[in-house]
Molecule: Bacterial RNase P class A
Organism: Flavobacteriaceae bacterium
RNA sequence: AUGGCAGGCCUCCUUAUCGCUCCGCUUCAGCGGAGAGGAAAGUCCGGACACCAUAGCGCGGCAUAGCGGGUAACUCCCGUCGCUCCGAUUUAUCAGAGUAGGACCAGUGCAACAGAAAGCAAGUACAGUUCGGCUGUAGUGAAACCAGGCAAACUCUAUGCGGUGAAACGCCAUGUAAACCAACGUUUAGGACAGCGCGUCCAAGUUGGAGGGUAGGCGGAUUGAGCGUUGCAGUAAUGCAUCGCCUAGAUUAAUGAUAAGGCACGACAGAAUCCGGCUUAUGGCCUGCUUUUUAU
Numbered sequence: 001a002u003g004g005c006a007g008g009c010c011u012c013c014u015u016a017u018c019g020c021u022c023c024g025c026u027u028c029a030g031c032g033g034a035g036a037g038g039a040a041a042g043u044c045c046g047g048a049c050a051c052c053a054u055a056g057c058g059c060g061g062c063a064u065a066g067c068g069g070g071u072a073a074c075u076c077c078c079g080u081c082g083c084u085c086c087g088a089u090u091u092a093u094c095a096g097a098g099u100a101g102g103a104c105c106a107g108u109g110c111a112a113c114a115g116a117a118a119g120c121a122a123g124u125a126c127a128g129u130u131c132g133g134c135u136g137u138a139g140u141g142a143a144a145c146c147a148g149g150c151a152a153a154c155u156c157u158a159u160g161c162g163g164u165g166a167a168a169c170g171c172c173a174u175g176u177a178a179a180c181c182a183a184c185g186u187u188u189a190g191g192a193c194a195g196c197g198c199g200u201c202c203a204a205g206u207u208g209g210a211g212g213g214u215a216g217g218c219g220g221a222u223u224g225a226g227c228g229u230u231g232c233a234g235u236a237a238u239g240c241a242u243c244g245c246c247u248a249g250a251u252u253a254a255u256g257a258u259a260a261g262g263c264a265c266g267a268c269a270g271a272a273u274c275c276g277g278c279u280u281a282u283g284g285c286c287u288g289c290u291u292u293u294u295a296u
Base pairs, nucleotide, nucleotide: 001292003290004289005288006287007286008285009284010283012262013261014260015259016258017257018256020035021034022033023032024031025030037268041279042278044277045276046275047274048273049165050164051163052162056198057197058196059195061161062160063159064158065157066080067079068078069077070076081101082099083098084097085096087094088093102156103155107154108153109150110149124138125137126136127135128134169219170218171217172216180209181208182207183206184205190202191201192200193199226245227244228243230241231240232239233238
């Protein structure tokens, strides 16, 4: 210099004035502090929490799949083996990427056209022959002596699995019609438990009709499987210990406007119960690994 990769950080900045939401103090006029992301997105996985609910069995269904480790858990992460791919290069290796990576003699099934014939079967042409498609070659085809391929085909094996979802759920207040009609039932109708069956539990009301009232407030709600520094253990993911920090809680939905300056001229894009991942979108800066070539 060139080619191929991997990782980390930031995500406009500064000053001034005014404005918005929450919390604390308070002499009630103010003061102080905090205030959208690395993906907040998709809702794809796994959970915390709440309820069904006292919580089972069987079938069906769904999910995962080399080996070992991590984690609250996972279909996630780390290591390692195999296979495949990309680039470089003389090979075969190197940095890296991907992997839905158990089983095809348990069974069923799929493969157009071509070809005589595409699943336990025969049989085209030629040659050999022990005269039996018995053996070999050739044709067609991706695949033709009794054959491989496909399980991200159905399936089999092993392992595992309740559901719903903060509009969950809980409490309070107000108001009405706790009323009317019909059928069934109180000897169990009816109801709950993801689908079905069994089983368990609740139960005096249930279903239909006509009609009346209400849509309010509070909690859940942010101190966490939390974040950061340092040390130790480990190849790593990660774990343990010490010290430090508290960083949104709206509810038709808050973080904006103006002025001046800076410059890398700012992309993708806005929390709504919370957390761990994965996937997707995307601007800039920095560091490292490796191939080849050149110079010292």